[in-house]
Source information:
A computed fold for a 110-nucleotide RNA from Salinibacillus kushneri, annotated as SAM riboswitch aptamer (S box leader). It was read from a public genome assembly, where an Rfam model found it. Model confidence (mean pLDDT): 84 of 100. It matches the Rfam family "SAM riboswitch aptamer (S box leader)". From the family's description: The SAM riboswitch is found upstream of a number of genes which code for proteins involved in methionine or cysteine biosynthesis in Gram-positive bacteria. The source organism's lineage runs through Bacteria, Bacillati, Bacillota, Bacillaceae and Salinibacillus.
């Protein structure tokens, strides 16, 4: 940092320390001295680890448990939105569906 993959509408504290941001980026529209971001406790989740059973056949698949490992995650749908396409309208706009692009994370490769 690049490929390939699965996922992103659910869920997570009225702790402490800390002091002005903060939500990737665009335009928006939130959010913060009733305390942002960092950090520490603490907590969700169950990607991967484990374990169990079934198929299937050497190593997958699928269901289930598990939370003591290894990541994640703890405002708004990934807050929304940015490019196409379809629908709808009171049409220089509006509204909405589906897909994409970028992104976040896990797992795998290089």
């Nucleotide at each position: 940092c690049u490929c390939u993959u699965a996922u992103c509408a659910a869920g997570a504290g009225a702790g402490g320390c800390g002091g002005a941001g903060g939500g990737a980026c665009u335009g928006g529209c939130c959010u913060g001295a009733u305390g942002a971001a960092g950090c520490c406790c603490g907590g969700c989740a169950a990607c991967c680890a484990u374990c169990a059973a079934a198929c299937a056949a050497u190593u997958g698949u699928u269901u289930g448990a598990c939370a003591a490992g290894g990541u994640g995650c703890c405002a708004a749908a990934u807050c929304c939105u940015g490019c196409a396409a379809g629908g709808c309208u009171u049409a220089u706009g509006g509204c909405u569906u589906u897909g994409g692009c970028a992104g976040a994370u896990g797992a795998g490769a290089g």